[in-house]
About this RNA: Bacterial RNase P class A from a Lachnospiraceae bacterium, 355 nucleotides, folded computationally. The coordinates come from a structure-prediction model, not an experiment, and the mean pLDDT is 76. Its Rfam family is "Bacterial RNase P class A". By type it is a ribozyme. The gene name in the source record is rnpB.
């Protein structure tokens, strides 16, 4: 200098004018509202502070909160799946082990079990857990070359994703774990590590496919519905018919047990669909210290920073610049996934050059 890799920050800025939502006030004015009065309510003005994201998107997970509800057991169902930690919790995150990719920094993994059982594996090929197509060797018959038959063989070739473990030899008629060394596999022992696991020693020729993101087995975990939850206030109305009725009916995600309540279900018809709360002080943000490899935890200090409800952030001008992408909160929070124009900072890796 170039290329990469990991982490983080910003998300147009400044000024002026006009226009929005909400909060606050020893401020001003009005309603002369309510009230015996103190006081309080509403409206307008003024002043001060504040007002959309890193993903607010997806609604994919987990919770807080509310109701069922007084709260259980079992079956079915679902989710996760190496080990150890973090967390309110998670299918998330951190660290590690094993495996795959990359020269490397690093990245990825739906990572328990096929020796519990049951399945599936097209085509090709002789044969997919068993076989002998071609070939090699031996014998024999006919026979110039060659062909037929019998026996041995699984090293060589072919088919295939995969063919009775790999490789180098001994050996053989030709071969073959038939035998030997090394590797692999299985078994046992001790050692290191919390563990997953790792390397080591010894023994045994050891008979071995893949698939569980197939059914399944094993281990762990799991109530449901949802702020349109739910609570209060106000206003208005109109019931009729049928069924069951305590040995009944309804409720508790499905079923059973069990429990709770005393009325419940269906059809037709009618009224109100207005207001307030929930609604933002939080598993919160920022800064510092301590502990920890880290995720994170503890302590101290500091800040209060959207709560709309047909839904607030806009418009104009000027300057600057990186010339602005993806895109706008609706109960809240922790994650994951997806979309995306650019700018900046730091660590590390590789290549080249110079000293």
């Nucleotide at each position: 200098u170039a290329a990469g890799u990991a982490a983080g920050a910003c998300a147009g800025a400044u000024g002026a004018u006009c226009g929005c939502g909400g909060c606050u006030g020893u401020c001003c004015g009005g309603c002369u509202g309510c009230u015996u009065a103190u006081g309080u309510g509403c409206c307008g003005g003024c002043a001060g502070g504040u007002g959309a994201g890193g993903a607010a998107a997806g609604u994919c997970c987990g919770g807080g909160c509310u109701u069922c509800a007084c709260a259980g057991g079992g079956c079915a169902g679902g989710a996760u799946g190496c080990c150890g930690g973090a967390u309110a919790a998670c299918g998330u995150c951190c660290g590690g082990u094993g495996g795959a990719g990359g020269c490397g920094a690093c990245u990825c993994c739906a990572a328990g079990g096929c020796u519990a059982g049951u399945g599936c594996a097209a085509c090709a090929g002789a044969g997919a857990g068993a076989u002998a197509c071609a070939g090699c060797c031996g014998g024999u018959a006919c026979u110039u070359u060659g062909u037929g038959c019998c026996g041995g063989u699984a090293a060589u070739g072919g088919u295939g994703g995969a063919a009775a473990g790999g490789c180098a030899g001994u050996g053989u008629a030709a071969g073959a774990g038939a035998c030997u060394a090394c590797c692999g596999u299985c078994u046992g022992c001790a050692c290191g590590g919390u563990a997953a696991c790792g390397g080591g020693c010894a023994g045994a020729g050891c008979c071995a496919u893949g698939u569980a993101a197939a059914c399944c087995c094993c281990a762990u975990c799991c109530g449901a519905a949802g702020c349109a939850a739910g609570a209060c206030c106000g206003a208005a109305u109109a019931g009729a018919a049928a069924g069951c009725g305590a040995c009944a009916g309804g409720c508790c995600g499905g079923c059973c047990c069990g429990g709770c309540c005393u009325g419940c279900u269906u059809u037709c018809a009618g009224g109100u669909g207005g207001g307030u709360c929930g609604c933002u002080u939080g598993a919160u943000g920022c800064g510092g210290c301590u502990g920890g490899c880290a995720a994170c935890a503890g302590c101290c200090g500091u800040a209060c920073u959207a709560g709309a409800u047909a839904g607030a952030u806009g418009a104009u001008c000027a300057u600057c610049c990186a010339c602005g992408a993806c895109a706008u909160a609706a109960c809240c929070c922790g994650g994951c996934u997806u979309a995306c124009c650019g700018u900046c900072u730091u660590g590390c890796u590789u290549a080249c050059a110079u000293a």